Context: one part of a larger RNA
RNA sequence: CUGGGCGUAAAGCGUGCGCAGGCGGUGGCACAAGUCAGGUGUGAAAUCCCCGAGCUUAACUUGGGAAUUGCAUUUGAAACUAGGUCGCUAGAGUUUGGAAGAGGGGGGUAGAAUUCCACGUGUAGCAGUGAAAUGCGUAGAGAUGUGGAGGAAUACCGAUGGCGAAGGCAGCCCCCUGGGCUAAAACUGACGCUCAUGCACGAAAGCGUGGGGAGCAAACAGGAUUAGAUACCCUGGUAGUCCACGCCCUAAACGAUGCCAACUAGUUGUCGGGAGAGCAAUCUCUUGGUAACGCAGCUAACGCGUGAAGUUGGCCGCCUGGGGAGUACGGUCGCAAGAUUAAAACUC
Numbered sequence: 001c002u003g004g005g006c007g008u009a010a011a012g013c014g015u016g017c018g019c020a021g022g023c024g025g026u027g028g029c030a031c032a033a034g035u036c037a038g039g040u041g042u043g044a045a046a047u048c049c050c051c052g053a054g055c056u057u058a059a060c061u062u063g064g065g066a067a068u069u070g071c072a073u074u075u076g077a078a079a080c081u082a083g084g085u086c087g088c089u090a091g092a093g094u095u096u097g098g099a100a101g102a103g104g105g106g107g108g109u110a111g112a113a114u115u116c117c118a119c120g121u122g123u124a125g126c127a128g129u130g131a132a133a134u135g136c137g138u139a140g141a142g143a144u145g146u147g148g149a150g151g152a153a154u155a156c157c158g159a160u161g162g163c164g165a166a167g168g169c170a171g172c173c174c175c176c177u178g179g180g181c182u183a184a185a186a187c188u189g190a191c192g193c194u195c196a197u198g199c200a201c202g203a204a205a206g207c208g209u210g211g212g213g214a215g216c217a218a219a220c221a222g223g224a225u226u227a228g229a230u231a232c233c234c235u236g237g238u239a240g241u242c243c244a245c246g247c248c249c250u251a252a253a254c255g256a257u258g259c260c261a262a263c264u265a266g267u268u269g270u271c272g273g274g275a276g277a278g279c280a281a282u283c284u285c286u287u288g289g290u291a292a293c294g295c296a297g298c299u300a301a302c303g304c305g306u307g308a309a310g311u312u313g314g315c316c317g318c319c320u321g322g323g324g325a326g327u328a329c330g331g332u333c334g335c336a337a338g339a340u341u342a343a344a345a346c347u348c
Stems, first nucleotide, its partner, number of pairs: 003320004007302002012316001014201004021194003025088005033081002035077008049065006091191001092188004096183003103177007110154001115149007125136002162169002206247006215241002220236004258315006266293012297304002321348003330341004
């Protein structure tokens, strides 16, 4: 390379947008670039193959043929592909009405709780553990009452629930704003799908500058435990956790399952919308999600099963024995930490 694969064996980029590229619905017309057929020219000889000939045979030599899968030119064909042109509406999109939602950004505000401060009541303990001790407390703690300060997070509702491309998103109210769903008509007329490079977003931790700091808590200190205990347990406690702006760009970033489209039994629950029936409870149908089972089929098995891991098509990414190694070197990016791209020797 030809292949074979990628839920768990190696393998789906963390996610989206998207240029180039690849692929692309339906009818008519013309064209003839690709495509197909025929003719002509050329495709040196030798070699290879076939039928012969010559050395006693073979190797070897030699005659003829075939082949030379190609290229050029010419004559045709017109299904398919491309390009051209005129259309269509089933893909895609726009307009209108409707309902749902922790989707995003900004501002405000509420109550419970922890901690701290002040004062009142009150007296000897409190806290903690397997048991203790360190710690706090007669300078009045803990408990209880009143008032105040401040930060962070929003019990119940709450869900097998909802929204978002993913990361993720939760008290309540206001402002700005994205997306999806649905109903019925109208409109545009293939405007589409995927996407190397690129761009954007991207939990936590970490970094820079400036704030903030209640609780929690790496590091650290002390007390225990233990043979030891740089731990597990306890008492403290600083970065950090929070905010603004700027970086970092990783993850078991998981459904360990790329995106889009078509087709292929059903049943049950639930969320959003619509239609119909019924006095109502509710039922039937339909549509978009989200779950549990399950036929065919698939799978090494486990399992998947109309939300496929089934049957197909389009495009991208990735894998190719284990270790060495996601390492070294080099490049790019970063303030740094490091990230990304990514080997080989050697070894089994």

The prediction has a mean pLDDT of 91. Predicted 3D model of a 348-nucleotide part of an RNA (small-subunit ribosomal RNA, central domain) from an uncultured bacterium. RNAcentral holds the full RNA, with entries from ENA and SILVA.